A computed fold for a 71-nucleotide RNA from a Candidatus Nomurabacteria bacterium, annotated as transfer RNA. The source organism's lineage runs through Bacteria, Bacteria candidate phyla and Candidatus Nomuraibacteriota. It was read from a public genome assembly. Its Rfam family is "tRNA". Rfam classes the family as a transfer RNA. Gene Ontology term of the family: triplet codon-amino acid adaptor activity.

RNA sequence: GCGGGUAUAGUUUAGUGGUAGAAUGUCUGCCUUCCAAGCAGAACACGGGAGUUCGAUUCUCCCUACCCGCA
Numbered sequence: 001g002c003g004g005g006u007a008u009a010g011u012u013u014a015g016u017g018g019u020a021g022a023a024u025g026u027c028u029g030c031c032u033u034c035c036a037a038g039c040a041g042a043a044c045a046c047g048g049g050a051g052u053u054c055g056a057u058u059c060u061c062c063c064u065a066c067c068c069g070c071a
Base pairs, nucleotide, nucleotide: 001070002069003068004067005066006065007064010024011023012022013021018054026042027041028040029039030038047063048062049061050060051059
């Protein structure tokens, strides 16, 4: 330099055009003499920009980061 892949919550991830789920972690409450465990609840996310569309996490293009292959 060329080609391909990946990017969703603090972390691990599901989601092939129509309200973004789960696990774990965090916080609060209940329970307990206290802690742990358990139960209930809460907050937390679509890498950035543009396009297509009534509507984009999803499709297209560019950029960024990482990974793989070729040279």